[in-house]
Context: one part of a larger RNA
RNA sequence: UUGGGUUUAAAGGGUGCGUAGGCGGCUCUAUAAGUCAGUAGUGAAAUCUCGAAGCUCAACUUCGAACGUGCUAUUGAAACUGUAGAGCUUGAGUACAGACGAGGCAGGCGGAAUGUGUUGUGUAGCGGUGAAAUGCUUAGAUAUAACACAGAACACCGAUAGCGAAGGCAGCUUGCCAGACUGUAACUGACGCUGAGGCACGAAAGCGCGGGGAGCGAACAGGAUUAGAUACCCUGGUAGUCCACGCCGUAAACGAUGAUUACUGGUUGUAGGCGAUAUAUUGUCUGUGACUGAGCGAAAGUAUUAAGUAAUCCACCUGGGGAGUACGUCGGCAACGAUGAAACUC
Numbered sequence: 001u002u003g004g005g006u007u008u009a010a011a012g013g014g015u016g017c018g019u020a021g022g023c024g025g026c027u028c029u030a031u032a033a034g035u036c037a038g039u040a041g042u043g044a045a046a047u048c049u050c051g052a053a054g055c056u057c058a059a060c061u062u063c064g065a066a067c068g069u070g071c072u073a074u075u076g077a078a079a080c081u082g083u084a085g086a087g088c089u090u091g092a093g094u095a096c097a098g099a100c101g102a103g104g105c106a107g108g109c110g111g112a113a114u115g116u117g118u119u120g121u122g123u124a125g126c127g128g129u130g131a132a133a134u135g136c137u138u139a140g141a142u143a144u145a146a147c148a149c150a151g152a153a154c155a156c157c158g159a160u161a162g163c164g165a166a167g168g169c170a171g172c173u174u175g176c177c178a179g180a181c182u183g184u185a186a187c188u189g190a191c192g193c194u195g196a197g198g199c200a201c202g203a204a205a206g207c208g209c210g211g212g213g214a215g216c217g218a219a220c221a222g223g224a225u226u227a228g229a230u231a232c233c234c235u236g237g238u239a240g241u242c243c244a245c246g247c248c249g250u251a252a253a254c255g256a257u258g259a260u261u262a263c264u265g266g267u268u269g270u271a272g273g274c275g276a277u278a279u280a281u282u283g284u285c286u287g288u289g290a291c292u293g294a295g296c297g298a299a300a301g302u303a304u305u306a307a308g309u310a311a312u313c314c315a316c317c318u319g320g321g322g323a324g325u326a327c328g329u330c331g332g333c334a335a336c337g338a339u340g341a342a343a344c345u346c
Base pairs, nucleotide, nucleotide: 004317005316006315007300008299012314014201015200016199017198021194022193023192025088026087027086028085029084030083031082033081034080035077036076037075038074039073040072041071042070049065050064051063052062053061054060091191092188093187094186095184096183097182098181100179103177104176105175106174107173108172109171110154114150115149116148117147118146119145120144121143125136126135162169163168206247207246208245210243211242215241216240220236221235222234223233258313259312260311261310262309263308265292266291267290268289269288270287271286272285273284274283275282276281277280295302296301319346320345321344328339329338330337331336
């Protein structure tokens, strides 16, 4: 490199938008760049192949033919690809109407719980564990009642329910923004798909600056356990967790399954619409689950939400370790991230 692959054996980029590029619906006309056919020239000799001939044969040599799949010129063909023009509506989009949802951002409000403070009642314990102890408590704790304050999270509803490109999103409410969906078939008329680079978003932890700090809680301290116990258990507890702004750019970022399109059985739920009628049945579109076939698969399994049958484009893989390391480069305040070897060894 070709062939072959990427759910679990090595391998799908964390996700989207999108540049170049690649690929691209139906009909007609023109053209002839690609494509196809004919002809001409050229494609050195030797070599190779075939047919002869010469050394006693052979190797070898000589003669002739063929090959040289290419290139150039020219004459034609016009199905396909390209190019140019004209048109179409089914792909794509727009409009109008309807309806949906923890979709996003900003603001306001609420109750339960927890902790703390003040006051009252009240008295000797509380707390914690397998058992204890550290800890708190006569300076009156725990418990209980009232009031006040603070921060964080939103029980029940709640669901193999919903929304979002992914990360993710949940008390109630207001404003703003976005979206898929259904129906009409009015408008545009291929405007499409994918997408190297690029740009944006991107859990948690971490970083910078300023706030905040109830509960929880790395580190740390003490008490236990133990042979030891730098742990598991207990009592405390700092960063952090929360907010604003700015970084970081990684995860088992998982469906371990890239995006788009078409096609291919049956059974049964569920969410949002739109219809039909016998009003509790049924049809249809979009999403989301379960089961079972054909097929596929090493098997497990998958099976119209494919891992089936095909097509286009991108990404990635090529024995284990060394190693996601070294070096260099780029990014970052740093932590570190991205790119990414070899020697050697089995």